[in-house]
Context: one part of a larger RNA
RNA sequence: GUCAACGACUUAACGGCGGAAGCAGAGCUUAAGCUCCCAACGAGCGUAGGCGAAGCGAAAGCGAGUCUUAAAUGGGCGCCAGAACAAGUUUCCGUCGUUAGACCCGAAACCGAGUGAUCUAACCAUGGGCAGGCCGAAGGCCGUUUAACUACGGCCGGAGGGCCGAACUCGUGCCUGUUGCAAAAGGCUGAGAUGACCUGUGGUUAGGGGUGAAAGGCCAAUCAAACUCGGAGAUAGCUGGUUCUCUGCGAAAUCUAUUUAGGUAGAGCGCCGAGCUUAAGGCGCCGGGGUAGAGCACUGGAUGUGCGAAGGGACCUUAACGUCCGCUGAGCCCAACCAAACUCCGAAUACGGCCGUCCCAAUGCUUGGUAGACACACCGCGAGCGCUAACGUCCGCGGUGGAGAGGGAAACAACCCAGAUUCCGUGAUAAGGUCCUCAAGUCCAAGCUCAACGUGAAAGGCGAAGCUUCACUGCGACAAUCGGGAUGUAGGCUCAGAAGCGGCCACCAUUCAAAGAGUGCGUAACAGCUCACCGAUCUAGUGCAAGUUUUGCCGAAGAUGUACCGGGACUAAGCUUGGCGCCGAAGCCGGAAGUGCGACCAACCGUGUCGCACGGUAGCAGAGCGUUCCGGAGCCGAAGAAGACGAAUUGUAAAAUCCGUUGGAGGCUCCGGAAGUGAGAAUGUUGAC
Numbered sequence: 001g002u003c004a005a006c007g008a009c010u011u012a013a014c015g016g017c018g019g020a021a022g023c024a025g026a027g028c029u030u031a032a033g034c035u036c037c038c039a040a041c042g043a044g045c046g047u048a049g050g051c052g053a054a055g056c057g058a059a060a061g062c063g064a065g066u067c068u069u070a071a072a073u074g075g076g077c078g079c080c081a082g083a084a085c086a087a088g089u090u091u092c093c094g095u096c097g098u099u100a101g102a103c104c105c106g107a108a109a110c111c112g113a114g115u116g117a118u119c120u121a122a123c124c125a126u127g128g129g130c131a132g133g134c135c136g137a138a139g140g141c142c143g144u145u146u147a148a149c150u151a152c153g154g155c156c157g158g159a160g161g162g163c164c165g166a167a168c169u170c171g172u173g174c175c176u177g178u179u180g181c182a183a184a185a186g187g188c189u190g191a192g193a194u195g196a197c198c199u200g201u202g203g204u205u206a207g208g209g210g211u212g213a214a215a216g217g218c219c220a221a222u223c224a225a226a227c228u229c230g231g232a233g234a235u236a237g238c239u240g241g242u243u244c245u246c247u248g249c250g251a252a253a254u255c256u257a258u259u260u261a262g263g264u265a266g267a268g269c270g271c272c273g274a275g276c277u278u279a280a281g282g283c284g285c286c287g288g289g290g291u292a293g294a295g296c297a298c299u300g301g302a303u304g305u306g307c308g309a310a311g312g313g314a315c316c317u318u319a320a321c322g323u324c325c326g327c328u329g330a331g332c333c334c335a336a337c338c339a340a341a342c343u344c345c346g347a348a349u350a351c352g353g354c355c356g357u358c359c360c361a362a363u364g365c366u367u368g369g370u371a372g373a374c375a376c377a378c379c380g381c382g383a384g385c386g387c388u389a390a391c392g393u394c395c396g397c398g399g400u401g402g403a404g405a406g407g408g409a410a411a412c413a414a415c416c417c418a419g420a421u422u423c424c425g426u427g428a429u430a431a432g433g434u435c436c437u438c439a440a441g442u443c444c445a446a447g448c449u450c451a452a453c454g455u456g457a458a459a460g461g462c463g464a465a466g467c468u469u470c471a472c473u474g475c476g477a478c479a480a481u482c483g484g485g486a487u488g489u490a491g492g493c494u495c496a497g498a499a500g501c502g503g504c505c506a507c508c509a510u511u512c513a514a515a516g517a518g519u520g521c522g523u524a525a526c527a528g529c530u531c532a533c534c535g536a537u538c539u540a541g542u543g544c545a546a547g548u549u550u551u552g553c554c555g556a557a558g559a560u561g562u563a564c565c566g567g568g569a570c571u572a573a574g575c576u577u578g579g580c581g582c583c584g585a586a587g588c589c590g591g592a593a594g595u596g597c598g599a600c601c602a603a604c605c606g607u608g609u610c611g612c613a614c615g616g617u618a619g620c621a622g623a624g625c626g627u628u629c630c631g632g633a634g635c636c637g638a639a640g641a642a643g644a645c646g647a648a649u650u651g652u653a654a655a656a657u658c659c660g661u662u663g664g665a666g667g668c669u670c671c672g673g674a675a676g677u678g679a680g681a682a683u684g685u686u687g688a689c
Stems, first nucleotide, its partner, number of pairs: 001689006011100013027051003033045004055062002065077004103241002106238001110231006121205009130195001132164003135160001139156006168192003173188004207223001209219003244624006254267005269372001270370007281359001283356001284354004293345001294343002299339003303335002306332002310328002312325004376401007384393002406417003421593005427588001432583003435568003441580001443579006454570001460554010470543003480537005486510003491505004516531001520529002594614007601606001625678001627675010643662004648657003
C1' cells in the first nucleotide's frame, strides 16, 4: 500500500413542542405495593400524590377580585364582556433541551497506593590492582671553612594530588558507521596512570524524595519531578473522523454583548407548522434634505494690477514740519482661483407618506417549533488609511463566487453571456466569432496604416496625411537662370590692426528700380565670395506661416527556448465607419417523459385536461431501500436451503426478481415490532498478502 473484518448521535430520568390514541365541556391520571397467573404478557385492585378548573400579594391573608396606601377619584395584575362561559389530562411515537462520559478517537498534566539504587550518584564495610624508566625535597654522615652563627664540596637518603610510559581508567580531534557489528560501536589520534587513583563483593539513601567537585546531571535504553496500577471514559471553546437512496426548500461569514475576538448568547438571514388575507414589489402623486456639481454672499486659504492707512529707509532739520523711494504693506476696487470639518445656490438617486389601479399565480406580517452561521473573497461604483502602491486595509451600495454547471475570455472561483428535472431536434439566438488549426463571410461599401503598427508603456524627439485660417500671386508669385547689390564711410569707441562681418555704443542720411552702418564664409587687417533687397527671363499657383485632426517611428535592457497575436500565418485575415448573412450555450423554442404545487370538468372523473416550478454547500422538511432479531399469518427445501460465480429482466435510486453453475442444510414471503442497522477516508484497530 491493497484486500477482508471491526469502527462513531446511544441509554435513562425530567421538561418544551408536534403527531397519534384514550377519557373529558370540569375533569384527567395513578406511584409504590398487592391479586389473578407455573412463568411471562396481560387484566384487576390501589386516589397517597400530580396537572387542570381563580386570581392577587414578598407574606400573613383575602378572593372575582386583590396588591399598593392613612385612604385611593387612581395605578398594577386578574375577572367580566366580545357572534360562542371555560379545556384539559394520561399514555405512546418523533424532535429539541437539561443532567449524566452523552457522537467517536486523541493530550500534556493532577492526585492516591505501591515497585525500584543488579544501570547510575554519593556514602559505609571488607578485599584487590598499578610493567619499566626519569628527576632527586627534607634529613643524615664525612671533609673544608668560621671566634661563633654559618657557608661550601662529596656521599647516603628517597619526598612528590612530580616527569615519560604499558596494564588499568577515561573519551580530545578526524574518519568510518547512520534499515550499523553496536538503540552510542570501530580505526587512527589523544588524557590520567601513587592518587581528590582504579576496581571486586556485601550494604545504605526513594519520587517534590534521594544523590549531585552543580551539567537540571543521575535514580534500570525513561527525568524541570521515575515506573506500575488506580481515581478514569480526567478535561480538551482544539485537530481528525462520523457508514444507504430519492424528493421539496435553502442560508451566513453582519449587528449587539462577552477575561471576548478561530468560542458563545440575543437579533438579522434558512426550514417546518398555524393564523391574518394584499399588507410586499412596480406605476402615479405629494414631501423634507444640503451630497455631486457649482459658487465666493459668510469662514478661511491663495495670485496679480491699481488706490493706499501704517511702518522702514534717504535728504533736510536743534526739534517739529516737509520732500523723496524699483522697500514692506492692513484695508478697498478690479480680474482670475481653492476648501471633508466654507455655502448666496443646488441636482440625479435614495428615503418617507398617500390614494388608486393595474402589473406580478408573489410576496408581506404575526406566532410556535427547529437549525446552520457570526474566518468571507473578488469585480464595478462612492469615501477613509496607504504612495489616488499592493491579489493591501477598512466602511457604504450593487453584482458574482462561496453554494453555480454550460458558452466566451488560448489556459483562468470572483470578468462577459447565461441559471443544468430527464431524453430527443442540420429549430432560432446571447456573449463572442466567421483564412487554417476550429463551427460560420477569404462578404459588401467608403476611408486609414507600411510600422508586422495591429500583437505591451511615459516625458521628450522625428515623420506622413487631411481640414480650417493667414500671407503672396497674370499690376506675373514660388523655384531656377542672367544682371545689379551703391554713396557719406574704413560710422564712433576700443585696438598692434578692427575697413559691414573680435568686442561695446549707435543703427542715421544720400543716390536709386533696389541695396542692412550688413546674413554667412573669408583676410593679420584689407581684398574676395555670398545673402537680404531690386531688375530681367519664364508662366500658375506658391509658403520650412498658424491652428487643428488622424496615423506611424525612436525612446523600449533579463534571466531553460522564439515567448507581450494561443499557434500557423496575414498588407488584411490590421484599424475606423456603415450594411447584409451565417456560426455559436445545459439559456429560449418545439416534441416526449418524470416529480412538486395549483386549477378545471353541464355531460364524459379519467393511464383526463391546463398552468407554474424542479442548480445547490451548511442546514431543515418529506418519502423510501436494505441488514440482524422478535410476534402473527403463510410457504420453500436432498427432485437440493443459505452462501459463492455469471447472465438476463424490473425499478428515478437505495435495490429486487429470475435462470444456469457451484454448494450441501437450512431458508423465505406478507403484515407489524425492536435495533449492537449500512464505511473509503479517523498518521483508525486486527488479520492476510
RNAcentral holds the full RNA, with entries from ENA.
A computed fold for a 689-nucleotide part of an RNA from Candidatus Hodgkinia cicadicola, annotated as large-subunit ribosomal RNA, domain II.
Rfam family: Bacterial large subunit ribosomal RNA. The family is grouped with related families in Rfam's "LSU clan".
The source organism's lineage runs through Bacteria, Pseudomonadati, Pseudomonadota, Hyphomicrobiales and Candidatus Hodgkinia.
The coordinates come from a structure-prediction model, not an experiment, and the mean pLDDT is 83.